[in-house]
Molecule: c-di-GMP-I riboswitch aptamer
Organism: Megasphaera elsdenii DSM 20460
């Protein structure tokens, strides 16, 4: 990279809404819930991007990216 069939796994994570709490906010924590995800694991001014803040600041990894990991055949 390609193709065909089969096996293992029988699981993992958890959007929005709503409820309770934190915060100036973005957003976060817990509960419910399940839109989806084969990395929806991890990484935040020491990649890019986006959001928040008149000031004090901060936030998003389920945007791209980096990085680690799991399963079958050739």
């Nucleotide at each position: 990279c390609a193709u065909u069939a089969a096996a293992u796994u029988c699981g993992g994570c958890a959007a929005a809404c709503c409820c309770g709490g934190g915060g100036a906010a973005a957003c976060c924590c817990g509960g419910c819930g399940a839109c989806g995800c084969a990395a929806a694991g991890c990484u935040a001014u020491a990649g890019g991007g986006c959001c928040u803040c008149u000031g004090c600041u901060g936030g998003c990894a389920g945007c791209c990216a980096g990085u680690u990991g799991c399963a079958a055949u050739c």